A computed fold for a 1519-nucleotide RNA from an uncultured bacterium, annotated as small-subunit ribosomal RNA. It matches the Rfam family "Bacterial small subunit ribosomal RNA". RNAcentral holds the sequence, with entries from ENA. The prediction has a mean pLDDT of 85.
RNA sequence: UGAGUUUGAUCCUGGCUCAGAGCGAACGUUAGCGGCAGGCCUAACACAUGCAAGUCGAGCGAGAAAGGGGCUUCGGUCCUGAGUAAAGCGGCGGACGGGUGCGUAACACGUGGAUAAUCUGCCCUUCGGCGGGGGACAACAGUUCGAAAGGACUGCUAAUACCGCAUACGUCCAAGGAGGCUCCGGCUUUCUUGGGGAAAAGGGGCGCCCGAAAGGGGCUUCUACCGGAGGAUGAGUCCGCGGCCCAUCAGCUAGUUGGUGGUGUAAAGGACCACCAAGGCGAAGACGAGUAGCUGGUCUGAGAGGAUGAUCAGCCACACUGGGACUGAGACACGGCCCAGACUCCUACGGGAGGCAGCAGUGGGGAAUUGUUCGCAAUGGGCGCAAGCCUGACGACGCAACGCCGCGUGGAGGAUGAAGGUCUUCGGAUUGUAAACUCCUGUUGCUCGGGACGAAAAGCUUCGACCUAACACGUCGGAGUCUGACGGUACCGAGUGAGGAAGCCCCGGCUAACUCUGUGCCAGCAGCCGCGGUAAUACAGAGGGGGCAAGCGUUGUUCGGAAUUACUGGGCGUAAAGGGCGCGUAGGCGGCCCACUAAGUCGAACGUGAAAUCCCUGGGCUCAACCCAGGAACUGCGUCCGAUACUGGUGGGCUCGAAUCCGGGAGAGGGAUGUGGAAUUCCAGGUGUAGCGGUGAAAUGCGUAGAUAUCUGGAGGAACACCGGUGGCGAAGGCGACAUCCUGGACCGGUAUUGACGCUGAGGCGCGAAAGCCAGGGGAGCAAACGGGAUUAGAUACCCCGGUAGUCCUGGCCCUAAACGAUGAAUGCUUGGUGUGGCGGGUAUCGAUCCCUGCCGUGCCGAAGCUAACGCAUUAAGCAUUCCGCCUGGGGAGUACGGUCGCAAGGCUGAAACUCAAAGGAAUUGACGGGGGCCCGCACAAGCGGUGGAGCAUGUGGUUUAAUUCGACGCAACGCGAAGAACCUUACCUGGGCUAGACAACAUCGGACAGCCCCAGAAAUGGGGUCUCCCCGCAAGGGGCCGGUGGUUCAGGUGCUGCAUGGCUGUCGUCAGCUCGUGUCGUGAGAUGUUGGGUUAAGUCCCGCAACGAGCGCAACCCCUGUCUCUAGUUGCUACCAUUCAGUUGAGCACUCUAGAGAGACUGCCCGUGUUAAACGGGAGGAAGGUGGGGACGACGUCAAGUCCUCAUGGCCCUUAUGUCCAGGGCUACACACGUGCUACAAUGGGCGGUACAAUGGGCCGCGAACCCGUGAGGGGGAGCCAAUCCCAAAAAGCCGCUCUCAGUUCGGAUUGGAGUCUGCAACUCGACUCCAUGAAGGCGGAAUCGCUAGUAAUCGCGGAUCAGCAUGCCGCGGUGAAUACGUUCCCGGGCCUUGUACACACCGCCCGUCACACCAUGGGAGUCAGUUGUACCGGAAGUCGGUGUUUCAACCCGCAAGGGGGAUAGCCGCCGAUGGUAUGGCUGGUGACUGGGGUGAAGUCGUAACAAGGUAACCGUA
Repeated sequence: UGAGUUUGAUCCUGGCUCAGAGCGAACGUUAGCGGCAGGCCUAACACAUGCAAGUCGAGCGAGAAAGGGGCUUCGGUCCUGAGUAAAGCGGCGGACGGGUGCGUAACACGUGGAUAAUCUGCCCUUCGGCGGGGGACAACAGUUCGAAAGGACUGCUAAUACCGCAUACGUCCAAGGAGGCUCCGGCUUUCUUGGGGAAAAGGGGCGCCCGAAAGGGGCUUCUACCGGAGGAUGAGUCCGCGGCCCAUCAGCUAGUUGGUGGUGUAAAGGACCACCAAGGCGAAGACGAGUAGCUGGUCUGAGAGGAUGAUCAGCCACACUGGGACUGAGACACGGCCCAGACUCCUACGGGAGGCAGCAGUGGGGAAUUGUUCGCAAUGGGCGCAAGCCUGACGACGCAACGCCGCGUGGAGGAUGAAGGUCUUCGGAUUGUAAACUCCUGUUGCUCGGGACGAAAAGCUUCGACCUAACACGUCGGAGUCUGACGGUACCGAGUGAGGAAGCCCCGGCUAACUCUGUGCCAGCAGCCGCGGUAAUACAGAGGGGGCAAGCGUUGUUCGGAAUUACUGGGCGUAAAGGGCGCGUAGGCGGCCCACUAAGUCGAACGUGAAAUCCCUGGGCUCAACCCAGGAACUGCGUCCGAUACUGGUGGGCUCGAAUCCGGGAGAGGGAUGUGGAAUUCCAGGUGUAGCGGUGAAAUGCGUAGAUAUCUGGAGGAACACCGGUGGCGAAGGCGACAUCCUGGACCGGUAUUGACGCUGAGGCGCGAAAGCCAGGGGAGCAAACGGGAUUAGAUACCCCGGUAGUCCUGGCCCUAAACGAUGAAUGCUUGGUGUGGCGGGUAUCGAUCCCUGCCGUGCCGAAGCUAACGCAUUAAGCAUUCCGCCUGGGGAGUACGGUCGCAAGGCUGAAACUCAAAGGAAUUGACGGGGGCCCGCACAAGCGGUGGAGCAUGUGGUUUAAUUCGACGCAACGCGAAGAACCUUACCUGGGCUAGACAACAUCGGACAGCCCCAGAAAUGGGGUCUCCCCGCAAGGGGCCGGUGGUUCAGGUGCUGCAUGGCUGUCGUCAGCUCGUGUCGUGAGAUGUUGGGUUAAGUCCCGCAACGAGCGCAACCCCUGUCUCUAGUUGCUACCAUUCAGUUGAGCACUCUAGAGAGACUGCCCGUGUUAAACGGGAGGAAGGUGGGGACGACGUCAAGUCCUCAUGGCCCUUAUGUCCAGGGCUACACACGUGCUACAAUGGGCGGUACAAUGGGCCGCGAACCCGUGAGGGGGAGCCAAUCCCAAAAAGCCGCUCUCAGUUCGGAUUGGAGUCUGCAACUCGACUCCAUGAAGGCGGAAUCGCUAGUAAUCGCGGAUCAGCAUGCCGCGGUGAAUACGUUCCCGGGCCUUGUACACACCGCCCGUCACACCAUGGGAGUCAGUUGUACCGGAAGUCGGUGUUUCAACCCGCAAGGGGGAUAGCCGCCGAUGGUAUGGCUGGUGACUGGGGUGAAGUCGUAACAAGGUAACCGUA
């Protein structure tokens, strides 16, 4: 500090996700040790058992037993135990300590204050006291009730228990006087008078007194007690400020707000009561609902913040649930009491007992959290004079890697780089110095030995000092002694021996780490993007590697990254986001000058900000974690002093902001009333006749009952042509004939008046297009709905004919729009240019409409600047300030629920569950468009001939089959691979064989092999016989060839994958394009160049230009052909000479021709056009003219195009078979369908006869002449020819004659019968050809569709490859030889520019809605269930308070007594009052037949709405 993810790519916006740190964790897996810390986050669910609060005999009375001992008559008794135990009265403590976080949104907490409105046991300091009496009650004893728990009655008794009295320094109350302070409420000091009110003793000691002693008195001392004052500590109460969410909670309130007087309390107070008044709170959020203990701190973060509130510490609240008080200094009391309720337990059924949110522990809940341990040795607490007792506080140990920290699992050497594993290009690489092995060390573990700190006090003994009458007591100091749960632990030493001690996650990118195998969209992975459909670095395993390490991962959660709520630190034209517009309330903000003030602000000091924590320094455990000490800090609050620039406040002044006044002109500004003409329609009449109207074309419709057209007149409603203009006015919506009346605002000029009067504006109020609603009018035209006609697959649409609401007026509602400049209002500042509307000034002029200029408005273009870009740019989207509104991923959804408004429609406000990894903005490059422009092409058109119909051939699909082998599938598969399937080919099928194999390598043996003959067999094959080598070397032997055998590394595969590949090929397309370097522009993708103006077949060339150059393409260079020249002259040629049937021969090489080399054509020349260019048009010359014609040649790329069956090749698969050999069959099937062809349908023809002229080619396993035979195919024959020599070879159409005469024919030839020929081992399946006979369909072909622009189409024949044979196919050759092209509107394809785009797998794209199915969450819903809360009433426990008090009563008073008084009290009554009951509301949640929409899901159905002009431009509001 960032990264991944929207796109083909880019920039931006924006969400999601990741890397970090943390945790009271849990889960998975693994696990050696130690230290320190933490350990029920859930059920404040229920609890067995034990323990957790007692203590004091120095307050008091009483007082055992067991045991031991003595005596004994054995019945007992005495001593001891022991003034002990246990219990009681009394005191202090059980209000602390410990637990939990239910409740609580509150003065509960934090912080700072107040208490002049208060209390405070024990403790400290200080003042003054502590006199003298009285009566009880427990214990105990007796009687008695009860199962028990527990009582009742009678009697005795003590006290530091209880009660009078005395005394009163303080104190309290009342009254009065004086002083001080004050926030004016009061407080405080002091004096006087009157009144009220206390106490408790206990222990120790001693010279003295009494006493026989016990003991008492006295003195002294310690402790306790009483009354004050002060302190300390603790507590109560009040106040300022601070800290959660919901406004879909907006109004709340009757003790409510205040007063007076009381009650109550320690204390102010409606805290409570009576009476009186009618207030109080609230948008700065009352009331209500939800959630929650608060804080120091903790985690995170750079910080600001955010989250959190375990452990430790402070405060609060609670103690089974609810209520209540008592006692007390303190409680409404965790281990106290009373009542009610639920639950559990005991019970003799009458009645009782209980409260772990103390420590352990149990059940339960849960993903999940420990021992029913030891000890009071330390620290702390209670009681006590003390010893001491108590203490689950605490100190320790135990359990679990829960966390942090530390240590170890060894160290050094060791290369044939061992074995094994893995990979492999088979060479090797890697694991890897890793191991083995050698030498060491000794942490830890184990064994043995030693062995702590924590302990110092108090106490006791003793010494000294002080106090004192005292050598008592007490206090202080010294010495000695005593005390350890942990624990024989930590630690130290010795021995032992590398010995017992490493795992987990990850390895596609983010993110560090790669290969093999398996799997085959399966199994699985996944935090996001995404992997997996046969070569997966992404699944699983393995090897290797990376990371961390006694842990490692996962899950959950918090902060961070996230500037993704933006205070620091964001935005709103188009990404989410400006309110439709105005007026204006609260609020916020506010011009210039002076003075005062000091609230904000700034500074100093003081107080506080607990400790711990964090930070710094130092120290202690071997280090660290951890602990200790000191410092700093705690950013806050308060008090006080000071400063006065700014803000605020007060006072005074100013005029530039704002407003008023005067004078002007402009305007569809608003409202009302009236007037006008054009047009449509209707009505009446005239003229007039058959149509009109409407459309793409039609039809419905209107019209002979007279329409349309035309003329005249009339009626009625609505809207106002031209002017008219990015002109004007208005806040917006909006406003358009003319006139009048009423009326708002703005502008200009004048500076006269006021003197900041201003800006904005939450709520609020008003206005607000169209549609819509209500009532009443009106209704010409137009026109939802509706009817009809068309269109269409359908057409509830688009088009047409009609037509009602409505549109219009008046009044009242509605309140929404893409209400848009998608741009809130206001103010100031910041270069310019050019229009236009309004008003003014100046100059010149006879005259401003023109020229210059000021202000206001309204446009365009542009600087800086801004912006993601587009763009904005003095009318800002620039630079600033103020105020308001709004946004925070997409969908769900502007939906649901609630509220509110509305007559309704509906508006405003406005979620969640769930779901997705995006949704978006701008720009870029493409592609596409039923967008545009320009331009090409047999693209159309113009022509010629075909296909589609027939028969046949051939290929394909389909079907069939044992098999009909396989591939090719729009163009660009289908006479294609195949340039030739009877066997072979052949890959397929059936059957018969072989298994190192038909073929290659090695070893070994043998020999020539082959061939020929015989047998079996369908053959392969098997058996037998016959026949037998070559080369080198002297030889041994070696090599070649062949056969047999052997085994393993192997052969073999037309088996799979063309979507793993090479190579080759098709196609766009012979289209003119495709790119690069440098520069420049742009944030960038990219652009520029390559666009533009011309021109071309061409990105061909020219000109221009932020481009300048270059490459691959185009063209040219190459080949054929067209003219000429040269060379050469046989097998070619023949003009001249001779000759022949014949260039046959002589002769010749001129010509033709052959085949080599050259020439020629370049827009070179002329004219014109053009920009003077490129070029184009025309012309000359020329065999040829603007590329002369044709060919070869195919840019970057596209189609995962085709081919694993040409070949090559990775991987996979088969290995007595998917290999190989053989025979037969199949590839030739046949209801059909399609493609490509052939032949025809005829007279431009058929038949017959005669006759003429080619070129390319081929030929020795060959072409094969003449001649003979055959009707013919062909046969015989064999000359010649290895070819310019011979042969194939006849060219055919043509031409000249004859015939046929329009017909299924003398057309056509299929099919079939018969007979043959040839090739071949063999023509059955299944060849070609011939002859005779047969003579089918077919009369020019529907929709549709193909080729061709000149030596082309058409037509005619010829040759060749393959091949034994087989050609309508293919590849070539020549002969004859046209028609047409106006033109580019349209179809198809293409190029360039431009435009739109929601496409980028790129229009064969994208994409919407209903329906059907499955799943999910959710709204409504007759209800129903539960929770919570309000109101009214009933009932009312305990208890306080009040009343009564006839019951009862020791203390005091009167009285001799009885009795009475005073006071208290049971009971009863009353107020309040918990649980409860009845009734009725609110809110929340669960569930609910049925129902509504929503989301998601693989390839479902129907249509085609949107994106291009999306084929009716789209969209918004409304019906």